RNA sequence: GAUUGAACGCUGGCGGCAUGCCUAACACACGCAAGUCGAACGGAAGCAAGGGGCAACUCUUGCUUCAGUGGCGGACGGGUGAGUAAUACGUAGGAAUCUUCCCUUAAGUGGGGGACAACCCGGGGAAACUCGGGCUAAUACCGCAUAAUCUCUAUGGAGCAAAGAAGGGGACCUUCGGGCCUUUCGCUUUAGGAUGAGCCUACGUCGGAUUAGCUAGUUGGUAGGGUAAAGGCCUACCAAGGCAACGAUCCGUAGCUGGUCUGAGAGGACGGCCAGCCACACUGGGACUGAGACACGGCCCAGACUCCUACGGGAGGCAGCAGUGGGGAAUUUUGGACAAUGGGGGAAACCCUGAUCCAGCAAUGCCGCGUGUGUGAAGAAGGCCUUCGGGUUGUAAAGCACUUUUAGUGGGGAAGAAAGGCUCAAGGCUAAUAUCCUUGAGCGUUGACAUUACCCAAAGAAAAAGCACCGGCUAACUCUGUGCCAGCAGCCGCGGUAAUACAGAGGGUGCGAGCGUUAAUCGGAAUUACUGGGCGUAAAGCGCAUGUAGGUGGAUUUUUAAGUCGGGUGUGAAAGCCCCGGGCUCAACCUGGGAAUCGCAUUCGAUACUGAAUAUCUGGAGUAUGGUAGAGGGAAGUGGAACUUCCGGUGUAGCGGUGAAAUGCGUAGAUAUCGGAAAGAACAUCAGUGGCGAAAGCGUCUUCCUGGACCAAUACUGACACUAAAGUGCGAAAAGCGUGGGGAGCAAACAGGAUUAGAUACCCCGGUAGUCCACGCCGUAAACGAUGAGAACUGGGCGCUGGGGAGCUUUGUCUCUUUAGUGCCGAAGCUAACGCGUUAAGUUCUCCGCCUGGGGAGUACGGCCGCAAGGCUAAAACUCAAAGGAAUUGACGGGGGCCUGCACAAGCGGUGGAGCAUGUGGUUCAAUUCGAUGCAACGCGAAAAACCUUACCUACUCUUGACAUCCUCGGAACCUUGCAGAAAUGUGAGGGUGCCUUCGGGAACCGAGAGACAGGUGCUGCAUGGCCGUCGUCAGCUCGUGUCGUGAGAUGUUGGGUUAAGUCCCGCAACGAGCGCAACCCUCGCCCUUAGUUGCCAGCAUUUAGUUGGGCACUCUAAGGGGACUGCCGGUGAUAAGCCGAGAGGAAGGUGGGGAUGACGUCAAGUCCUCAUGGCCCUUACGGGCUGGGCUACACACGUGCUACAAUGGUGGUGACAGUGGGCAGCGAGCACGCGAGUGUGAGCUAAUCUCCAAAAGCCAUCUCAGUUCGGAUUGCACUCUGCAACUCGAGUGCAUGAAGUUGGAAUCGCUAGUAAUCGCGGAUCAGCAUGCCGCGGUGAAUACGUUCCCGGGCC
Repeated sequence: GAUUGAACGCUGGCGGCAUGCCUAACACACGCAAGUCGAACGGAAGCAAGGGGCAACUCUUGCUUCAGUGGCGGACGGGUGAGUAAUACGUAGGAAUCUUCCCUUAAGUGGGGGACAACCCGGGGAAACUCGGGCUAAUACCGCAUAAUCUCUAUGGAGCAAAGAAGGGGACCUUCGGGCCUUUCGCUUUAGGAUGAGCCUACGUCGGAUUAGCUAGUUGGUAGGGUAAAGGCCUACCAAGGCAACGAUCCGUAGCUGGUCUGAGAGGACGGCCAGCCACACUGGGACUGAGACACGGCCCAGACUCCUACGGGAGGCAGCAGUGGGGAAUUUUGGACAAUGGGGGAAACCCUGAUCCAGCAAUGCCGCGUGUGUGAAGAAGGCCUUCGGGUUGUAAAGCACUUUUAGUGGGGAAGAAAGGCUCAAGGCUAAUAUCCUUGAGCGUUGACAUUACCCAAAGAAAAAGCACCGGCUAACUCUGUGCCAGCAGCCGCGGUAAUACAGAGGGUGCGAGCGUUAAUCGGAAUUACUGGGCGUAAAGCGCAUGUAGGUGGAUUUUUAAGUCGGGUGUGAAAGCCCCGGGCUCAACCUGGGAAUCGCAUUCGAUACUGAAUAUCUGGAGUAUGGUAGAGGGAAGUGGAACUUCCGGUGUAGCGGUGAAAUGCGUAGAUAUCGGAAAGAACAUCAGUGGCGAAAGCGUCUUCCUGGACCAAUACUGACACUAAAGUGCGAAAAGCGUGGGGAGCAAACAGGAUUAGAUACCCCGGUAGUCCACGCCGUAAACGAUGAGAACUGGGCGCUGGGGAGCUUUGUCUCUUUAGUGCCGAAGCUAACGCGUUAAGUUCUCCGCCUGGGGAGUACGGCCGCAAGGCUAAAACUCAAAGGAAUUGACGGGGGCCUGCACAAGCGGUGGAGCAUGUGGUUCAAUUCGAUGCAACGCGAAAAACCUUACCUACUCUUGACAUCCUCGGAACCUUGCAGAAAUGUGAGGGUGCCUUCGGGAACCGAGAGACAGGUGCUGCAUGGCCGUCGUCAGCUCGUGUCGUGAGAUGUUGGGUUAAGUCCCGCAACGAGCGCAACCCUCGCCCUUAGUUGCCAGCAUUUAGUUGGGCACUCUAAGGGGACUGCCGGUGAUAAGCCGAGAGGAAGGUGGGGAUGACGUCAAGUCCUCAUGGCCCUUACGGGCUGGGCUACACACGUGCUACAAUGGUGGUGACAGUGGGCAGCGAGCACGCGAGUGUGAGCUAAUCUCCAAAAGCCAUCUCAGUUCGGAUUGCACUCUGCAACUCGAGUGCAUGAAGUUGGAAUCGCUAGUAAUCGCGGAUCAGCAUGCCGCGGUGAAUACGUUCCCGGGCC
């Protein structure tokens, strides 16, 4: 996708045609479904007519009804699919049969007899029913006669039948009923046909081998019996057969077919409706009757069930049509009619017919129709979305103009109907104009459906649309809600606060009186592969061989004609499918014709190929002769080295073992060493991608026995071949088992010692099975080339091993060639790729084995084998959406190679211990605001928390608000001031009337009011922008084109060198390019030029003082230049890039030092509390104001620092030398006071001018190793400064106090030169507050062998 006898959910207008218990072959109430014939028969009842009779009554005839005797039919029609794997079905054949009714043919139908029902009488029983006696008819029954073209037969012969009925009638007869004649229908016999049925044969027809053997009437024969008929169908006897891997037997499942569904086909699945056959009729068995049954609505017996019963006994069979219960997801009316078609009976009319025809119910299916059509932009309203502009729903609606199919109402109105019947006519039969039959004409009838189909009329858009889906597959997208919840889901998968995937809505898509879902079949699925797959590594080659059946098979001749090919004939039912027509308005549907039915049978031909037969051949295969190599196999011997043990000698304290040890051995003498002896096992060197073998496998040497292979040349046989289920053998891998030996070494188990968190291990000391031999089992291995065997074909190159041949320009370690084997590399080709590639995984042929998602599982059960262990064969339930192969890119590794970094190492100084400072955690609290958390948080945001800051807490307080825009009204703004209050705030008093103007007003500001709005350091850094950290200043990260690859991707970017560097050079299927590196920028170092004030002072004056004159040479300042480029030399390297040289020169030398500069990206790193911003949240509060408090708490833990522990020091004294910077609400000299912090005063300076500004380490004395003259915490008192304000909670000073601490465990940090260390100085923030941060200069080291290791990084 197609399909269904479907079911379920939502929905539902009409019609036509079909279909409708798939489940319980479960049980059934009630009604109906098979009767009919009086023209076979006797009788009963009723009616009518006629006759007789006075009447009662009786007789006859006709009709109707009824039971019985009798005939025919109940063997058809209808239902169901339980059973059945062949007693069936399908196809094609066959001979040993029967066949009512029907047709044709030949002949007959004579004459008798005795009964039984009905009926009558009597009896039994509840009933069903039944018994006895008596009467009676027949087309009921029975003899007799006749008897063949019938049957039997010994071929002489023998035997066998019948029934009448109805209509009509001229002659003749009559008992007056009739006989007789005739017509029709019957009856009997015979032959043939048709129809139906029975039997036989071949082929075909599901699954299981975890069913391999089955069979005694079994297979055959003879005789007999039996049947309609052949036959072990049955019986007796005889023989021992018959079936089976081409699947017998057994088990499971199943009605079979035409066909149906699907599919391109081949196939696969199915067998409902319709049609053919079969089987069954409550279950099992049996026969009777009959033409036909072993009988659905017949009988008998048994059983189960149900019902009736007077308990004695009886009745029943819906798998007929309706219907009921039950079962089930699920399947209809207890309808109408015999009008049609057909069936039974009948001479017929007719009767019967739940067959059938119709109607009803059900969207169950197929088909058709409709639910309106045209116009209509203000693009209405409403809905939804929105970037707020609009978009969309949408010509959709409304409105206007039309139409009326269908439904509804009314009216009309076919076809399905032809007969039979009656009348007449013609023909036939006949003696006949009766009757009867055939044909024709006429007459009058017969409709369940039916309110039919169809047609007409009027009215009115009137009565008529839903379902599923919208993440991808797959056509169709947004909003809201929800927040890994609720839910969705066919697969992948959605949902954890911005869900096109859930739910709702708007919109859209698809189909449409249906739409979805579920179930099922086929397809796609080449995913069982016949068409049409595979097996080196994805699942898959048996461990190897031998060999039976089977399959396949070299060349030539002739024959045959089985396969094969062609023609003819028969059959292949109808329906269906297909084609062409026809009929319903179309279609579905119905109908006519054709084609097809690829099959089977038979017949005639063809003979290339295959088969069969025949006669040959030598190429395949084999045999013989001569050689060759070899760890090929079996048996018996044999040799040396080594290990161990034992004996003896020498000798002394250890040996052994390991990463380090210990257990162990050893003074009872080990280990070591020498000599001797014993025993077992294995065979060093040679030794080799060397050899041999089928594989497993085979290695000292010798002998014996023995298999195979190869080479060369000839001879012979003449297809003898290949493969290989079953079977058989080997399986000298290992392990294991049995019996008996053997046992040196090694060594499962076991024990001990170590290691370890543990250590049932790895390591060590011991050690038993076993390993070895003989015999017998086992039968498995990653038994691997993960590659079955055989044959042929298809470029090469280089080796090795065993043979043969040839050449001579080297007789060789030579060259060429051929053959068998064994390797490497590679062409074409193949392969998913890897790879394979004459030793194929290439191209073909033959045969075998094996595979079909992963797990369960090579397991269970069963069978076979085995002593056992176990082996071989070999499932299912259940479960998953993967498992797997090859290759790619990354990342990772206690993988490898190369390189690098204060990474280690070498050094110097610290941290970790103390006290304090500061940050964090924790705890506490009304609050201790928030963030940052490995490196890359923690002296971080914070370059300054007493108030403010401030975001937190407490109390008080405001509500268009502290801030923005808009509107209205009033007032300038503003300043001074009183009272209440903690302040915010509230309430008064006084002063003040500004600026511009076109004179209307306007701008700014203040106050009041209304609403739009403001506001939020509230949440989300995992919705974001921006900024920033980190890897890392590491050398990388990419692109275009080209090329290679099926592709992911690769190449470039790898390689050889080199560099700090993807820096450069060379090479190269790559060639180029971009972002990074480097350089360009700033600064320091040298020189030059320019310029000299506030800077400088060599020389000349002057001075306390560059103070002044003077000068700008120098220093310096600040602007511009120069200079360094491996440029030069030598060596090295590849003639390169480059590297080396205390090289030269130079202030500086190989990036000169420092800075700025941070590729593609990573960490959902950090920040919504800088700012911006989506979404969410608050709105008399999560917003605003204010007071006080808190961020400063303190059992504790950590980070970063400061000060120390002292003599390289403390204290006192002395007094030399910087640089960066700052300064007007400022820096503040000097002077005075104070012990001091500081205070008072105040020159100068808006700064190369004045000032902060004292630099400190230094030097000289002293202290003398102490908790000290070290150290300064803590605390007390007294002060200073800033500031509204130092209580919580500032800094500083003086005096006093004088804690811990004597160099710091494990661990850990920084630093490679003007660096570390050490010393001080300045600045930002700032009223005040630095041990922090950012800068500045002074003094000024040590060490680096080197890259093994730790850590980070880069490349391969």

The prediction has a mean pLDDT of 85. Small-subunit ribosomal RNA from an uncultured bacterium, 1356 nucleotides, folded computationally. The sequence is in RNAcentral, with records from ENA and SILVA. It matches the Rfam family "Bacterial small subunit ribosomal RNA".